[in-house]
Context: one part of a larger RNA
């Protein structure tokens, strides 16, 4: 000097990104226990009290004894308030991420009538399933509560079949080569090479439907007895112009927005406001008891985290032999 373990005056988070780490709480019995709630919970909520041994006694209990200390050592929840996210128990990056990610019960859309759809395989065959639409496959959402608005113009899917377009194929007008013949022009049949009209399915165009399909959900100008604002009006565009709810948010650039709360002092936090750069309704919206090695803010307790460091045990380094 380092590692590790322990103790510490006064203070008690002033440390720090952050109470990280440590300390504290702790088993049992008794009393007592709030908001909220899905009435089960929350809850060991919180907050208090008790305890050894001897004598007497059935016990309750009473009296006495010892120590600093009686759950005498060891093992054995810190707690509360508020908010975000995810309902929950689960699952995950074997070896840097355990989460708000995945899953989930529930919801919904869609396919499938059985030799089912779907999947594996070259096939046989197999899974589905020795099941049969209260079944099975696929997509999205994700308990529960209240709800889930408008747009089918584009893309997709489903249905339609009148018309347009349209392949192979069918069809064979015509053309060319060859050639009998012919002075030449030309040129029959045959054989070849081509080949127009016409017929010709799905698809596409077209016509409808469909958004818990992919997706989308405006601009400008004016207007009210101070000002400001605009219930109101005008106009342009669109398939339709964002409804309810929420909102500086895990989303807000400007921004440490403004106001209020908490602090002596608060870029964080909470409650509001709404001017939403760029929330928004199953790529779900908003709430929500319980739950969480989750994230954020605050408080009580507690402490060597700190003010500010000191001492001690053990081990190492180092020195001497």
């Nucleotide at each position: 000097g380092g590692g590790u373990u322990g103790u510490u005056a006064a203070g008690g988070a002033a440390c720090u990104c952050g109470g990280c780490a440590a300390a504290a709480u702790g088993a049992c019995c008794c009393c007592g226990u709030a908001a909220c709630u899905u009435c089960g919970g929350g809850a060991u909520a919180a907050g208090g009290g008790g305890a050894g041994c001897c004598u007497g006694g059935a016990a309750a209990c009473a009296g006495g004894c010892c120590g600093c200390a009686g759950a005498g050592a060891a093992u054995a929840g810190g707690c509360c308030c508020a908010a975000g996210c995810g309902a929950c128990u689960g699952u995950u990056u074997a070896c840097c991420a355990a989460a708000a990610a995945c899953a989930c019960a529930g919801g919904u859309c869609u396919g499938u009538g059985c030799u089912a759809a779907a999947u594996c395989g070259a096939a046989a065959g197999a899974u589905g399933a020795c099941g049969u639409a209260u079944a099975c496959g696929g997509g999205c959402u994700g308990a529960c509560g209240c709800c889930u608005g408008c747009c089918c113009g584009g893309u997709g899917c489903u249905g339609g079949a009148a018309g347009g377009u349209u392949a192979a194929g069918a069809g064979g007008a015509g053309a060319u080569g060859u050639c009998a013949g012919g002075c030449a022009a030309c040129g029959a049949a045959g054989c070849a090479u081509u080949g127009a009209a016409u017929c010709g399915a799905a698809g596409c165009c077209c016509c409808a439907g469909u958004a818990a399909a992919c997706g989308g959900c405006g601009g400008c100008c004016g207007u009210a007895a101070c000002u400001a604002u605009a219930a109101c009006g005008g106009u342009c565009c669109u398939a339709a112009g964002g409804u309810a709810g929420c909102g500086a948010a895990a989303u807000u650039c400007c921004u440490u927005g403004u106001c209020a709360g908490g602090u002596a002092a608060g870029u964080u936090c909470u409650g509001a406001c709404c001017c939403g750069c760029a929330c928004g309704a199953a790529u779900g919206g908003c709430g929500u008891a319980a739950c969480g090695a989750u994230u954020u803010g605050g408080g009580c307790g507690c402490u060597g985290u700190c003010u500010c460091a000191a001492c001690a045990g053990c081990c190492c380094a180092c020195c001497c032999g």

Predicted 3D model of a 321-nucleotide part of an RNA (large-subunit ribosomal RNA, domain IV) from an Oscillospiraceae bacterium. Its Rfam family is "Bacterial large subunit ribosomal RNA".